[in-house]
Context: one part of a larger RNA
RNA sequence: GCCGGCGAGUUAUAAUUAUUGGCAAGGUUAAGUUUCUCUGAAACGGAGCCGUAGCGAAAGCGAGUUUUAAUAGAGCGUAUAGUCAAUGGUUAUAGACCCGAAACUAGGUGAGCUAACCAUGAGCAGGCUGAAGUGAGGAUAAAACCAAACGGAGGGCCGAACCGGUGCUCGUUGAAAUGAUCUCGGAUGACUUGUGGUUAGAGCUGAAAUUGUAAUCGAACCUAGAGAUAGCUGGUUCUCCCCGAUAUAGUUGUAGGACUAGCGCCAGAGUAAAAAUAGUGGGGGUAGAGCACUGAAUAGGGAAGGGCUCUUAACUGGGUACCGACUCUAAUUAAACUCCGAAUACCAUUAUUGUAUUAUCUGGUAGUCAGUCUGUGGGGGAUAAGCUCCAUGGACGUGAGGGAAACAGCCCAGAUUAUCGGCUAAGGUCCCUAAAUAGUAUUAAGUGUAGAAGGAAGUUGCGCCGCUUAGACAGCUAGGAGGUUGCAUUAACAGCAUGCAUCCUUUAAAGAGUGCGUAAUAGCUCACUAGUCAAGCGUAGCAGCGCCGAGAAUGUAUGGGGGCUCAAAUACUAUACCGAAGCCAUAGGCUAGUUGGUAAUAAAAGAAUUAUUAAUCUAAAAUAUAUUUAUGAAUGACAUGAAAUUUGAU
Numbered sequence: 001g002c003c004g005g006c007g008a009g010u011u012a013u014a015a016u017u018a019u020u021g022g023c024a025a026g027g028u029u030a031a032g033u034u035u036c037u038c039u040g041a042a043a044c045g046g047a048g049c050c051g052u053a054g055c056g057a058a059a060g061c062g063a064g065u066u067u068u069a070a071u072a073g074a075g076c077g078u079a080u081a082g083u084c085a086a087u088g089g090u091u092a093u094a095g096a097c098c099c100g101a102a103a104c105u106a107g108g109u110g111a112g113c114u115a116a117c118c119a120u121g122a123g124c125a126g127g128c129u130g131a132a133g134u135g136a137g138g139a140u141a142a143a144a145c146c147a148a149a150c151g152g153a154g155g156g157c158c159g160a161a162c163c164g165g166u167g168c169u170c171g172u173u174g175a176a177a178u179g180a181u182c183u184c185g186g187a188u189g190a191c192u193u194g195u196g197g198u199u200a201g202a203g204c205u206g207a208a209a210u211u212g213u214a215a216u217c218g219a220a221c222c223u224a225g226a227g228a229u230a231g232c233u234g235g236u237u238c239u240c241c242c243c244g245a246u247a248u249a250g251u252u253g254u255a256g257g258a259c260u261a262g263c264g265c266c267a268g269a270g271u272a273a274a275a276a277u278a279g280u281g282g283g284g285g286u287a288g289a290g291c292a293c294u295g296a297a298u299a300g301g302g303a304a305g306g307g308c309u310c311u312u313a314a315c316u317g318g319g320u321a322c323c324g325a326c327u328c329u330a331a332u333u334a335a336a337c338u339c340c341g342a343a344u345a346c347c348a349u350u351a352u353u354g355u356a357u358u359a360u361c362u363g364g365u366a367g368u369c370a371g372u373c374u375g376u377g378g379g380g381g382a383u384a385a386g387c388u389c390c391a392u393g394g395a396c397g398u399g400a401g402g403g404a405a406a407c408a409g410c411c412c413a414g415a416u417u418a419u420c421g422g423c424u425a426a427g428g429u430c431c432c433u434a435a436a437u438a439g440u441a442u443u444a445a446g447u448g449u450a451g452a453a454g455g456a457a458g459u460u461g462c463g464c465c466g467c468u469u470a471g472a473c474a475g476c477u478a479g480g481a482g483g484u485u486g487c488a489u490u491a492a493c494a495g496c497a498u499g500c501a502u503c504c505u506u507u508a509a510a511g512a513g514u515g516c517g518u519a520a521u522a523g524c525u526c527a528c529u530a531g532u533c534a535a536g537c538g539u540a541g542c543a544g545c546g547c548c549g550a551g552a553a554u555g556u557a558u559g560g561g562g563g564c565u566c567a568a569a570u571a572c573u574a575u576a577c578c579g580a581a582g583c584c585a586u587a588g589g590c591u592a593g594u595u596g597g598u599a600a601u602a603a604a605a606g607a608a609u610u611a612u613u614a615a616u617c618u619a620a621a622a623u624a625u626a627u628u629u630a631u632g633a634a635u636g637a638c639a640u641g642a643a644a645u646u647u648g649a650u
Base pairs, nucleotide, nucleotide: 011094012093013092014091015090016089017088018087019086020085021084022083023082026050027049028048032044033043034042035041036040054061055060064076065075066074067073097235098234100232104225105224106223107222108221109220115199116198117197118196119195120194121193122192123191124189126158127157128156129154133150134149137146138145162186163185164184167182169180170179201217203213204212210219248261249260250259251258252257262368263367264365265364266363267362268361269360275353276352277351278350279349280348281347282346288340289338290337294334295333296332298330299329300328301327302326305323306322307320308319309318310317371396372395373394374393375392376391377390378389379388380387401412402411403410416588417587418586419585421584422583423582427578428577429576430562431561432560436575438573439572440571441570442569448564454548455547458545459544460543461542462541465538466537467536475532476531477530478529479528481505482504483503486500487499488498511526515524516523
């Protein structure tokens, strides 16, 4: 892990409700007693309880009563059905569906482990060092002093036993519920150890670590209170049929719990009042819009007032590329602005559809109070989130089937059963894979098969405009001049630094000059013109589909794959087909209602039978044994035959 067994809403007493039954203005016995065929019955027992009358705090009165001054008014009553059992539901009190704490309290048991202490014993190989003290000898006038030797101190040194446990490794379902090899600390001491004893749980002990106190310690263990309590987790056992939610509001020492309401189910009452659509009548201040109010905000004109500045002895006055109430013009803006103002929604009413015990009410009895995604309207957030909080629909939740490759919440569609029957939905029809290799265009990017601002003679279509056989556009050939180096400025500037002006002439045409260039000239070029060529060319705009923008980590990897280019892509169009548990067809079943039938069961009535029994009546009834007869189970003998406890062959 699997299989089998055991394993969880019970019982008592009350209350309430439904159903069934007895009796009914009544119903009923409790304790107890008696009897019997005695682990159950019957009878007695009316004490008591409920009901039959209420009102008032009460006295009390009574179909009324209380309040009151009241005969007014008001409150509560008055129209009769109850009661006793059984069974089912629920509640209360009890362990109350079962198992489960950590803990608390009481009384005991533990110091044979370990901690400290007391009493009495025991143990410590060997080696090293050499304190005090003594002191030969030396030294001195004597001392001091030096010093061999003796001596044997020490929480002294090295190192076994012994005690400990430093580091690595091994071991980790171990050899071991703390160990093993190697290594390491102490090893005459605050040492180690034997035996006996003392101290205990609100405690003891502690060279102190929340350590130890019998493999147990931030409070030991055992028994009891005790089935502690557990708004918590887990579990809670047969089948079928019908109906079928919630994840919301208010309150809560409340937030993962509860109570009341909402929504479910069961029973009853009850009316047509529900619902949908259409018409009619309503109120509104949202979307939108607007600027008439309140605010915000832009530009310009006017402008009170102010700033700065000039002037004045002062009053004044002048200037101003500054600010500016207010006002005018133009153009904006708002959830907490509105001169306006929908669609929906909501309310009422009429009509139609609607006939299902529906709306509503009463009684009984649940679950639910963590919701999720998606469309729409919003708040929060960053107009982020598979984010969060509301509103309003849908789905999931409690929903299978088909589609979306796979995919609770998206699209289609709601599965009673069967069918090698049919038609469709969403979505599809080259192959995987059921069904079209349909039509007309577009796309060349494998776009399709991710992506923005922005960028580009990609390509297709559309409607304008301009030039054009009186020759356009592009290319080529040639010209592109004179007054003049315009005036100013400047060191200088001659078409080409800068400012101003920008004329006239010759011409087919040529700017007081488009760009390059020079110090300034020069030089090249353009505009413009002619020739050549020959038929379309050009500047913008709108629309369709494409292109660039486009970088990521295992391997294509943003079509499900193969693969696809007059498509198997995209747009439009038409007709077929495929496609589900949808719909239809055929057959069956279930539930509810109605009607009819059948059966079973219960009860009642009647009849029969049986058993027991009293009185009475009757003389039969039953059984046993013996004999006989009939039947022929069993056994034995004989016959037949090779074979007789009788089968064998077809």

Overview
Predicted 3D model of a 650-nucleotide part of an RNA (large-subunit ribosomal RNA, domain II) from Funneliformis geosporum. NCBI's taxonomy places the organism under Eukaryota, Glomeromycota, Glomeromycotina, Glomeromycetes, Funneliformis. Model confidence (mean pLDDT): 81 of 100. RNAcentral holds the full RNA, with entries from Rfam. It matches the Rfam family "Bacterial large subunit ribosomal RNA".